[in-house]
Molecule: c-di-GMP-I-GGC riboswitch aptamer
Organism: Nitrospirota bacterium
RNA sequence: UCCCGAAACGGCAAACCCGUCGUGAGGCGGGGACGCAAAGCCACGGGUCAGAGGAAUCUGAUAGCCGGGUUACCGAAG
Repeated sequence: UCCCGAAACGGCAAACCCGUCGUGAGGCGGGGACGCAAAGCCACGGGUCAGAGGAAUCUGAUAGCCGGGUUACCGAAG
RNA backbone atom coordinates (compact mmCIF):
# COMPACT_ATOMS: atom_id res chain seq x y z
P U A 1 -0.90 3.80 3.58
O5' U A 1 -0.97 2.86 2.30
C5' U A 1 -0.71 3.37 1.00
C4' U A 1 -0.69 2.24 0.00
C3' U A 1 -1.93 1.36 0.00
O3' U A 1 -2.97 1.93 -0.76
C1' U A 1 0.00 0.00 0.00
P C A 2 -4.49 1.64 -0.31
O5' C A 2 -4.74 0.15 -0.80
C5' C A 2 -4.73 -0.18 -2.19
C4' C A 2 -4.76 -1.67 -2.37
C3' C A 2 -5.89 -2.41 -1.67
O3' C A 2 -7.11 -2.33 -2.36
C1' C A 2 -3.87 -3.56 -1.32
P C A 3 -8.47 -2.36 -1.48
O5' C A 3 -8.49 -3.81 -0.82
C5' C A 3 -8.98 -4.91 -1.55
C4' C A 3 -8.52 -6.21 -0.94
C3' C A 3 -9.34 -6.74 0.21
O3' C A 3 -10.56 -7.33 -0.21
C1' C A 3 -7.04 -7.05 0.66
P C A 4 -11.85 -7.16 0.74
O5' C A 4 -11.42 -7.70 2.18
C5' C A 4 -11.14 -9.07 2.40
C4' C A 4 -10.59 -9.26 3.80
C3' C A 4 -11.54 -8.83 4.91
O3' C A 4 -12.45 -9.86 5.22
C1' C A 4 -9.37 -7.94 5.31
P G A 5 -13.98 -9.48 5.61
O5' G A 5 -13.84 -9.06 7.14
C5' G A 5 -13.25 -9.95 8.07
C4' G A 5 -13.02 -9.25 9.38
C3' G A 5 -14.29 -8.73 10.05
O3' G A 5 -14.18 -8.90 11.46
C1' G A 5 -12.77 -6.96 9.71
P A A 6 -14.88 -10.19 12.12
O5' A A 6 -14.14 -10.35 13.52
C5' A A 6 -14.10 -9.26 14.39
C4' A A 6 -13.06 -9.49 15.45
C3' A A 6 -13.09 -8.45 16.55
O3' A A 6 -14.05 -8.77 17.54
C1' A A 6 -10.88 -8.71 15.77
P A A 7 -15.05 -7.67 18.04
O5' A A 7 -14.11 -6.68 18.87
C5' A A 7 -13.42 -7.14 20.03
C4' A A 7 -12.41 -6.12 20.48
C3' A A 7 -12.94 -4.70 20.65
O3' A A 7 -13.62 -4.53 21.88
C1' A A 7 -10.91 -4.64 19.48
P A A 8 -14.85 -3.54 21.97
O5' A A 8 -14.13 -2.13 21.97
C5' A A 8 -13.29 -1.74 23.05
C4' A A 8 -12.51 -0.51 22.70
C3' A A 8 -13.34 0.72 22.35
O3' A A 8 -13.80 1.40 23.50
C1' A A 8 -11.62 0.44 20.76
P C A 9 -15.10 2.30 23.40
O5' C A 9 -14.59 3.61 22.68
C5' C A 9 -13.62 4.44 23.29
C4' C A 9 -13.21 5.56 22.36
C3' C A 9 -14.37 6.40 21.82
O3' C A 9 -14.77 7.38 22.76
C1' C A 9 -12.88 5.84 20.06
P G A 10 -16.32 7.57 23.05
O5' G A 10 -16.74 8.50 21.82
C5' G A 10 -17.81 8.13 20.97
C4' G A 10 -17.43 8.44 19.54
C3' G A 10 -18.57 8.41 18.55
O3' G A 10 -19.32 9.61 18.55
C1' G A 10 -16.82 7.12 17.71
P G A 11 -20.90 9.53 18.34
O5' G A 11 -21.01 9.19 16.78
C5' G A 11 -20.42 10.04 15.81
C4' G A 11 -20.56 9.44 14.43
C3' G A 11 -21.98 9.11 14.01
O3' G A 11 -22.70 10.26 13.60
C1' G A 11 -20.57 7.31 13.47
P C A 12 -24.26 10.35 13.99
O5' C A 12 -24.95 9.43 12.87
C5' C A 12 -24.71 9.67 11.50
C4' C A 12 -25.16 8.48 10.68
C3' C A 12 -26.62 8.09 10.87
O3' C A 12 -27.48 8.90 10.09
C1' C A 12 -25.25 6.16 10.93
P A A 13 -28.88 9.34 10.71
O5' A A 13 -29.68 7.97 10.78
C5' A A 13 -29.89 7.19 9.60
C4' A A 13 -30.50 5.85 9.97
C3' A A 13 -31.87 5.98 10.61
O3' A A 13 -32.79 5.05 10.08
C1' A A 13 -30.37 4.82 12.07
P A A 14 -34.26 5.46 9.81
O5' A A 14 -34.91 4.05 9.45
C5' A A 14 -34.51 3.34 8.29
C4' A A 14 -35.05 1.94 8.33
C3' A A 14 -36.51 1.82 8.74
O3' A A 14 -37.37 2.07 7.65
C1' A A 14 -35.23 0.25 9.95
P A A 15 -38.72 2.88 7.90
O5' A A 15 -39.59 1.93 8.84
C5' A A 15 -40.06 0.69 8.37
C4' A A 15 -40.62 -0.13 9.51
C3' A A 15 -41.75 0.52 10.28
O3' A A 15 -43.00 0.35 9.64
C1' A A 15 -40.17 -0.39 11.79
P C A 16 -43.97 1.58 9.47
O5' C A 16 -44.26 2.00 10.98
C5' C A 16 -44.99 1.15 11.85
C4' C A 16 -44.92 1.66 13.27
C3' C A 16 -45.31 3.12 13.45
O3' C A 16 -46.72 3.29 13.52
C1' C A 16 -43.30 2.73 14.59
P C A 17 -47.39 4.60 12.93
O5' C A 17 -47.05 5.69 14.05
C5' C A 17 -47.57 5.56 15.37
C4' C A 17 -47.03 6.66 16.26
C3' C A 17 -47.16 8.07 15.71
O3' C A 17 -48.47 8.60 15.88
C1' C A 17 -45.00 7.78 16.58
P C A 18 -49.03 9.63 14.79
O5' C A 18 -48.25 10.97 15.15
C5' C A 18 -48.44 11.61 16.40
C4' C A 18 -47.52 12.79 16.56
C3' C A 18 -47.53 13.79 15.41
O3' C A 18 -48.65 14.67 15.44
C1' C A 18 -45.30 13.33 16.02
P G A 19 -49.21 15.19 14.02
O5' G A 19 -48.12 16.25 13.55
C5' G A 19 -47.90 17.44 14.30
C4' G A 19 -46.69 18.18 13.79
C3' G A 19 -46.73 18.57 12.32
O3' G A 19 -47.51 19.74 12.09
C1' G A 19 -44.62 17.67 12.83
P U A 20 -48.35 19.84 10.72
O5' U A 20 -47.23 20.05 9.59
C5' U A 20 -46.42 21.23 9.60
C4' U A 20 -45.27 21.07 8.63
C3' U A 20 -45.65 20.78 7.20
O3' U A 20 -46.04 21.95 6.49
C1' U A 20 -43.92 19.33 7.85
P C A 21 -47.10 21.78 5.28
O5' C A 21 -46.22 21.27 4.05
C5' C A 21 -45.23 22.10 3.48
C4' C A 21 -44.40 21.34 2.47
C3' C A 21 -45.18 20.62 1.38
O3' C A 21 -45.63 21.49 0.35
C1' C A 21 -43.51 19.19 2.23
P G A 22 -47.01 21.11 -0.37
O5' G A 22 -46.71 19.78 -1.19
C5' G A 22 -45.85 19.80 -2.31
C4' G A 22 -45.61 18.40 -2.85
C3' G A 22 -46.86 17.59 -3.18
O3' G A 22 -47.45 17.99 -4.42
C1' G A 22 -45.32 16.22 -2.03
P U A 23 -49.04 18.15 -4.52
O5' U A 23 -49.63 16.71 -4.19
C5' U A 23 -51.00 16.55 -3.85
C4' U A 23 -51.52 15.25 -4.38
C3' U A 23 -50.72 14.02 -3.97
O3' U A 23 -51.17 13.53 -2.73
C1' U A 23 -51.15 13.97 -6.30
P G A 24 -50.10 13.06 -1.60
O5' G A 24 -49.46 11.75 -2.24
C5' G A 24 -50.24 10.56 -2.38
C4' G A 24 -49.53 9.58 -3.28
C3' G A 24 -48.17 9.12 -2.79
O3' G A 24 -48.31 7.99 -1.94
C1' G A 24 -48.00 9.80 -5.04
P A A 25 -47.21 7.70 -0.78
O5' A A 25 -45.99 7.03 -1.54
C5' A A 25 -46.07 5.68 -2.00
C4' A A 25 -44.94 5.37 -2.95
C3' A A 25 -43.54 5.55 -2.36
O3' A A 25 -43.11 4.39 -1.67
C1' A A 25 -43.67 6.64 -4.45
P G A 26 -42.71 4.43 -0.12
O5' G A 26 -41.86 5.77 0.04
C5' G A 26 -40.48 5.83 -0.25
C4' G A 26 -40.11 7.22 -0.74
C3' G A 26 -39.52 8.18 0.29
O3' G A 26 -38.15 7.94 0.53
C1' G A 26 -41.20 9.30 -0.89
P G A 27 -37.47 8.38 1.94
O5' G A 27 -37.34 9.96 1.79
C5' G A 27 -36.48 10.51 0.80
C4' G A 27 -36.58 12.03 0.80
C3' G A 27 -36.18 12.70 2.10
O3' G A 27 -34.79 12.81 2.24
C1' G A 27 -38.18 13.65 1.29
P C A 28 -34.10 12.59 3.69
O5' C A 28 -34.51 13.93 4.46
C5' C A 28 -34.06 15.19 3.99
C4' C A 28 -34.75 16.31 4.73
C3' C A 28 -34.70 16.21 6.25
O3' C A 28 -33.47 16.64 6.79
C1' C A 28 -36.90 16.71 5.58
P G A 29 -32.91 15.92 8.13
O5' G A 29 -33.85 16.54 9.27
C5' G A 29 -33.74 17.91 9.61
C4' G A 29 -34.74 18.28 10.69
C3' G A 29 -34.76 17.38 11.91
O3' G A 29 -33.70 17.64 12.82
C1' G A 29 -36.97 17.78 11.21
P G A 30 -33.10 16.43 13.73
O5' G A 30 -34.27 16.14 14.78
C5' G A 30 -34.59 17.12 15.75
C4' G A 30 -35.77 16.68 16.58
C3' G A 30 -35.67 15.32 17.24
O3' G A 30 -34.84 15.31 18.39
C1' G A 30 -37.79 15.55 16.27
P G A 31 -33.98 13.97 18.73
O5' G A 31 -35.09 12.93 19.21
C5' G A 31 -35.78 13.12 20.43
C4' G A 31 -36.97 12.20 20.55
C3' G A 31 -36.65 10.71 20.66
O3' G A 31 -36.23 10.33 21.96
C1' G A 31 -38.45 11.03 19.16
P G A 32 -35.05 9.19 22.12
O5' G A 32 -35.66 7.92 21.36
C5' G A 32 -36.83 7.27 21.85
C4' G A 32 -37.24 6.17 20.89
C3' G A 32 -36.17 5.10 20.67
O3' G A 32 -36.30 4.11 21.69
C1' G A 32 -37.02 5.83 18.57
P A A 33 -35.01 3.17 22.04
O5' A A 33 -35.00 2.18 20.80
C5' A A 33 -34.09 1.14 20.70
C4' A A 33 -34.21 0.51 19.34
C3' A A 33 -32.98 -0.32 18.99
O3' A A 33 -33.38 -1.40 18.16
C1' A A 33 -33.25 1.45 17.43
P C A 34 -33.71 -2.85 18.80
O5' C A 34 -33.51 -3.83 17.55
C5' C A 34 -34.61 -4.46 16.98
C4' C A 34 -34.47 -4.59 15.49
C3' C A 34 -33.10 -5.01 14.96
O3' C A 34 -32.83 -6.37 15.18
C1' C A 34 -34.04 -3.35 13.57
P G A 35 -31.28 -6.89 15.19
O5' G A 35 -30.93 -6.99 13.63
C5' G A 35 -29.63 -6.71 13.17
C4' G A 35 -29.71 -5.75 11.99
C3' G A 35 -28.36 -5.29 11.46
O3' G A 35 -27.83 -6.21 10.52
C1' G A 35 -29.73 -3.41 11.85
P C A 36 -26.23 -6.46 10.48
O5' C A 36 -25.69 -5.12 9.82
C5' C A 36 -26.04 -4.79 8.49
C4' C A 36 -25.50 -3.43 8.13
C3' C A 36 -23.98 -3.29 8.22
O3' C A 36 -23.35 -3.79 7.06
C1' C A 36 -25.03 -1.41 9.21
P A A 37 -22.09 -4.82 7.18
O5' A A 37 -20.86 -3.95 6.67
C5' A A 37 -20.36 -2.92 7.43
C4' A A 37 -19.26 -2.20 6.71
C3' A A 37 -18.05 -3.07 6.35
O3' A A 37 -17.30 -2.43 5.33
C1' A A 37 -17.47 -1.57 8.08
P A A 38 -17.35 -2.80 3.85
O5' A A 38 -17.04 -1.31 3.33
C5' A A 38 -18.02 -0.57 2.65
C4' A A 38 -18.83 0.25 3.64
C3' A A 38 -20.15 0.75 3.07
O3' A A 38 -21.11 0.79 4.10
C1' A A 38 -18.90 2.56 3.82
P A A 39 -22.52 0.14 3.84
O5' A A 39 -23.53 1.17 4.51
C5' A A 39 -23.78 2.44 3.89
C4' A A 39 -24.73 3.26 4.75
C3' A A 39 -24.30 3.40 6.21
O3' A A 39 -24.77 4.64 6.72
C1' A A 39 -26.27 2.10 6.07
P G A 40 -23.80 5.80 7.11
O5' G A 40 -22.99 6.06 5.76
C5' G A 40 -23.52 6.86 4.74
C4' G A 40 -22.61 8.06 4.52
C3' G A 40 -22.87 8.76 3.19
O3' G A 40 -23.92 9.70 3.30
C1' G A 40 -20.56 8.33 3.43
P C A 41 -25.06 9.70 2.17
O5' C A 41 -24.30 10.28 0.89
C5' C A 41 -23.75 11.60 0.91
C4' C A 41 -22.87 11.82 -0.31
C3' C A 41 -23.53 11.46 -1.64
O3' C A 41 -24.39 12.48 -2.12
C1' C A 41 -21.38 10.53 -1.56
P C A 42 -25.65 12.06 -3.05
O5' C A 42 -25.00 11.62 -4.44
C5' C A 42 -24.27 12.54 -5.22
C4' C A 42 -23.79 11.90 -6.49
C3' C A 42 -24.88 11.22 -7.31
O3' C A 42 -25.55 12.16 -8.12
C1' C A 42 -22.98 9.81 -7.15
P A A 43 -27.11 12.04 -8.34
O5' A A 43 -27.24 10.76 -9.25
C5' A A 43 -28.27 10.70 -10.23
C4' A A 43 -28.12 9.43 -11.02
C3' A A 43 -29.24 9.21 -12.05
O3' A A 43 -28.74 8.39 -13.10
C1' A A 43 -29.40 7.60 -10.32
P C A 44 -27.99 9.08 -14.34
O5' C A 44 -26.69 8.20 -14.54
C5' C A 44 -25.98 8.24 -15.75
C4' C A 44 -25.25 6.94 -15.99
C3' C A 44 -26.12 5.69 -15.94
O3' C A 44 -26.80 5.48 -17.16
C1' C A 44 -24.19 5.34 -14.65
P G A 45 -28.22 4.71 -17.16
O5' G A 45 -27.83 3.18 -16.95
C5' G A 45 -27.14 2.47 -17.98
C4' G A 45 -27.00 1.01 -17.60
C3' G A 45 -28.27 0.34 -17.10
O3' G A 45 -29.14 -0.06 -18.15
C1' G A 45 -26.51 -0.17 -15.65
P G A 46 -30.74 0.01 -17.91
O5' G A 46 -31.01 -1.16 -16.87
C5' G A 46 -30.86 -2.52 -17.28
C4' G A 46 -30.88 -3.46 -16.10
C3' G A 46 -32.15 -3.49 -15.27
O3' G A 46 -33.21 -4.20 -15.90
C1' G A 46 -30.28 -3.47 -13.85
P G A 47 -34.73 -3.74 -15.63
O5' G A 47 -34.97 -4.08 -14.09
C5' G A 47 -34.97 -5.42 -13.65
C4' G A 47 -35.06 -5.49 -12.14
C3' G A 47 -36.32 -4.91 -11.52
O3' G A 47 -37.42 -5.81 -11.60
C1' G A 47 -34.43 -4.19 -10.30
P U A 48 -38.89 -5.25 -11.89
O5' U A 48 -39.30 -4.57 -10.51
C5' U A 48 -39.39 -5.34 -9.31
C4' U A 48 -39.47 -4.43 -8.11
C3' U A 48 -40.56 -3.38 -8.15
O3' U A 48 -41.84 -3.89 -7.78
C1' U A 48 -38.54 -2.36 -7.48
P C A 49 -43.15 -3.32 -8.48
O5' C A 49 -43.31 -1.87 -7.81
C5' C A 49 -43.54 -1.76 -6.41
C4' C A 49 -43.41 -0.32 -5.96
C3' C A 49 -44.27 0.69 -6.72
O3' C A 49 -45.63 0.68 -6.29
C1' C A 49 -42.10 1.54 -6.50
P A A 50 -46.75 1.09 -7.33
O5' A A 50 -46.62 2.68 -7.37
C5' A A 50 -46.87 3.46 -6.22
C4' A A 50 -46.65 4.93 -6.51
C3' A A 50 -47.43 5.49 -7.69
O3' A A 50 -48.76 5.80 -7.35
C1' A A 50 -45.18 6.20 -7.81
P G A 51 -49.89 5.67 -8.48
O5' G A 51 -49.64 6.97 -9.37
C5' G A 51 -49.83 8.26 -8.82
C4' G A 51 -49.38 9.33 -9.79
C3' G A 51 -49.96 9.24 -11.18
O3' G A 51 -51.27 9.76 -11.27
C1' G A 51 -47.64 9.63 -11.32
P A A 52 -52.27 9.08 -12.37
O5' A A 52 -51.72 9.62 -13.77
C5' A A 52 -51.71 11.02 -14.04
C4' A A 52 -51.01 11.30 -15.36
C3' A A 52 -51.49 10.49 -16.55
O3' A A 52 -52.70 11.01 -17.09
C1' A A 52 -49.15 10.51 -16.53
P G A 53 -53.81 9.95 -17.64
O5' G A 53 -53.12 9.31 -18.92
C5' G A 53 -52.84 10.11 -20.05
C4' G A 53 -52.06 9.33 -21.08
C3' G A 53 -52.65 7.98 -21.47
O3' G A 53 -53.75 8.10 -22.36
C1' G A 53 -50.34 7.75 -21.11
P G A 54 -55.05 7.13 -22.13
O5' G A 54 -54.53 5.65 -22.28
C5' G A 54 -55.33 4.53 -21.92
C4' G A 54 -55.08 3.39 -22.87
C3' G A 54 -53.61 3.01 -23.03
O3' G A 54 -53.22 2.06 -22.06
C1' G A 54 -54.59 3.31 -25.16
P A A 55 -51.84 2.18 -21.31
O5' A A 55 -50.76 1.82 -22.44
C5' A A 55 -50.60 0.47 -22.87
C4' A A 55 -49.89 0.42 -24.20
C3' A A 55 -48.43 0.87 -24.18
O3' A A 55 -47.58 -0.21 -23.88
C1' A A 55 -49.59 1.96 -25.93
P A A 56 -46.14 0.03 -23.16
O5' A A 56 -45.26 0.74 -24.30
C5' A A 56 -44.70 -0.03 -25.36
C4' A A 56 -44.14 0.88 -26.44
C3' A A 56 -43.02 1.81 -25.98
O3' A A 56 -41.75 1.19 -26.04
C1' A A 56 -44.65 3.05 -27.15
P U A 57 -40.78 1.23 -24.77
O5' U A 57 -40.89 2.74 -24.26
C5' U A 57 -40.18 3.79 -24.88
C4' U A 57 -40.93 5.10 -24.72
C3' U A 57 -40.50 5.97 -23.56
O3' U A 57 -39.35 6.74 -23.89
C1' U A 57 -42.86 5.83 -23.58
P C A 58 -38.36 7.20 -22.72
O5' C A 58 -39.13 8.39 -22.00
C5' C A 58 -39.44 9.57 -22.72
C4' C A 58 -40.38 10.45 -21.92
C3' C A 58 -39.89 10.83 -20.54
O3' C A 58 -38.99 11.92 -20.58
C1' C A 58 -42.13 10.11 -20.40
P U A 59 -37.82 11.97 -19.46
O5' U A 59 -38.60 12.42 -18.14
C5' U A 59 -39.31 13.64 -18.11
C4' U A 59 -40.13 13.73 -16.86
C3' U A 59 -39.37 13.49 -15.58
O3' U A 59 -38.67 14.65 -15.17
C1' U A 59 -41.39 12.28 -15.53
P G A 60 -37.44 14.48 -14.14
O5' G A 60 -38.21 14.21 -12.77
C5' G A 60 -37.68 13.32 -11.82
C4' G A 60 -38.77 12.94 -10.84
C3' G A 60 -38.28 12.11 -9.67
O3' G A 60 -37.78 12.95 -8.64
C1' G A 60 -40.14 11.06 -10.65
P A A 61 -36.48 12.47 -7.82
O5' A A 61 -37.00 11.23 -6.97
C5' A A 61 -37.96 11.43 -5.95
C4' A A 61 -38.33 10.12 -5.30
C3' A A 61 -37.14 9.29 -4.82
O3' A A 61 -36.64 9.75 -3.58
C1' A A 61 -38.66 7.92 -5.98
P U A 62 -35.05 9.60 -3.29
O5' U A 62 -34.86 8.04 -3.02
C5' U A 62 -35.54 7.39 -1.96
C4' U A 62 -35.43 5.89 -2.10
C3' U A 62 -34.01 5.35 -2.14
O3' U A 62 -33.51 5.18 -0.81
C1' U A 62 -35.29 4.37 -3.87
P A A 63 -32.07 5.80 -0.41
O5' A A 63 -31.02 5.12 -1.39
C5' A A 63 -30.83 3.71 -1.37
C4' A A 63 -29.36 3.38 -1.52
C3' A A 63 -28.48 3.98 -0.44
O3' A A 63 -27.51 3.01 -0.05
C1' A A 63 -27.70 4.64 -2.57
P G A 64 -27.19 2.76 1.48
O5' G A 64 -28.41 1.86 1.97
C5' G A 64 -28.51 0.49 1.58
C4' G A 64 -29.78 -0.10 2.13
C3' G A 64 -31.05 0.62 1.71
O3' G A 64 -32.08 -0.36 1.51
C1' G A 64 -30.95 0.49 4.05
P C A 65 -32.67 -0.57 0.04
O5' C A 65 -31.87 -1.83 -0.48
C5' C A 65 -32.18 -3.14 -0.03
C4' C A 65 -32.04 -4.11 -1.18
C3' C A 65 -30.69 -4.10 -1.88
O3' C A 65 -29.70 -4.82 -1.18
C1' C A 65 -32.39 -4.02 -3.49
P C A 66 -28.13 -4.41 -1.32
O5' C A 66 -27.73 -4.92 -2.77
C5' C A 66 -27.76 -6.31 -3.06
C4' C A 66 -27.49 -6.54 -4.53
C3' C A 66 -26.22 -5.93 -5.08
O3' C A 66 -25.06 -6.67 -4.76
C1' C A 66 -27.99 -5.50 -6.57
P G A 67 -23.65 -5.90 -4.60
O5' G A 67 -23.28 -5.44 -6.08
C5' G A 67 -22.95 -6.41 -7.07
C4' G A 67 -22.90 -5.80 -8.45
C3' G A 67 -21.85 -4.71 -8.66
O3' G A 67 -20.54 -5.24 -8.82
C1' G A 67 -23.88 -4.03 -9.64
P G A 68 -19.27 -4.40 -8.24
O5' G A 68 -19.26 -3.07 -9.14
C5' G A 68 -18.95 -3.13 -10.53
C4' G A 68 -19.15 -1.78 -11.18
C3' G A 68 -18.33 -0.65 -10.60
O3' G A 68 -16.99 -0.66 -11.07
C1' G A 68 -20.55 0.07 -10.87
P G A 69 -15.80 -0.11 -10.08
O5' G A 69 -16.03 1.47 -10.09
C5' G A 69 -15.90 2.20 -11.31
C4' G A 69 -16.31 3.64 -11.10
C3' G A 69 -15.55 4.36 -9.98
O3' G A 69 -14.28 4.83 -10.41
C1' G A 69 -17.87 4.78 -9.78
P U A 70 -13.02 4.74 -9.40
O5' U A 70 -13.36 5.88 -8.34
C5' U A 70 -13.46 7.24 -8.74
C4' U A 70 -14.03 8.10 -7.62
C3' U A 70 -13.32 7.97 -6.28
O3' U A 70 -12.13 8.73 -6.23
C1' U A 70 -15.64 7.83 -5.94
P U A 71 -10.90 8.20 -5.31
O5' U A 71 -11.32 8.70 -3.85
C5' U A 71 -11.35 10.09 -3.55
C4' U A 71 -12.05 10.35 -2.25
C3' U A 71 -11.47 9.68 -1.01
O3' U A 71 -10.32 10.34 -0.51
C1' U A 71 -13.81 9.44 -1.00
P A A 72 -9.22 9.48 0.31
O5' A A 72 -9.96 9.13 1.66
C5' A A 72 -10.26 10.15 2.60
C4' A A 72 -11.14 9.64 3.71
C3' A A 72 -10.53 8.55 4.59
O3' A A 72 -9.66 9.10 5.56
C1' A A 72 -12.74 7.96 4.03
P C A 73 -8.64 8.15 6.37
O5' C A 73 -9.46 7.85 7.71
C5' C A 73 -9.80 8.90 8.60
C4' C A 73 -10.34 8.35 9.89
C3' C A 73 -9.52 7.25 10.53
O3' C A 73 -8.43 7.78 11.28
C1' C A 73 -11.79 6.62 10.52
P C A 74 -7.05 6.93 11.39
O5' C A 74 -7.48 5.67 12.27
C5' C A 74 -7.85 5.83 13.64
C4' C A 74 -8.23 4.48 14.22
C3' C A 74 -7.18 3.40 14.04
O3' C A 74 -6.19 3.48 15.06
C1' C A 74 -9.30 2.56 13.42
P G A 75 -4.61 3.24 14.68
O5' G A 75 -4.55 1.66 14.54
C5' G A 75 -5.05 0.83 15.58
C4' G A 75 -5.13 -0.60 15.13
C3' G A 75 -3.80 -1.16 14.64
O3' G A 75 -3.64 -2.50 15.12
C1' G A 75 -5.46 -1.45 12.98
P A A 76 -2.56 -2.78 16.27
O5' A A 76 -2.93 -4.25 16.73
C5' A A 76 -2.98 -5.27 15.77
C4' A A 76 -3.63 -6.47 16.39
C3' A A 76 -3.36 -7.74 15.59
O3' A A 76 -2.13 -8.32 15.97
C1' A A 76 -5.68 -7.55 16.01
P A A 77 -1.07 -8.78 14.84
O5' A A 77 -1.78 -10.08 14.24
C5' A A 77 -2.11 -11.17 15.09
C4' A A 77 -3.04 -12.12 14.39
C3' A A 77 -2.64 -12.48 12.97
O3' A A 77 -1.64 -13.46 12.94
C1' A A 77 -4.93 -11.95 13.04
P G A 78 -0.40 -13.29 11.89
O5' G A 78 -1.11 -13.56 10.49
C5' G A 78 -1.72 -14.82 10.23
C4' G A 78 -2.56 -14.75 8.98
C3' G A 78 -1.87 -14.26 7.73
O3' G A 78 -1.04 -15.27 7.15
C1' G A 78 -3.97 -13.23 7.91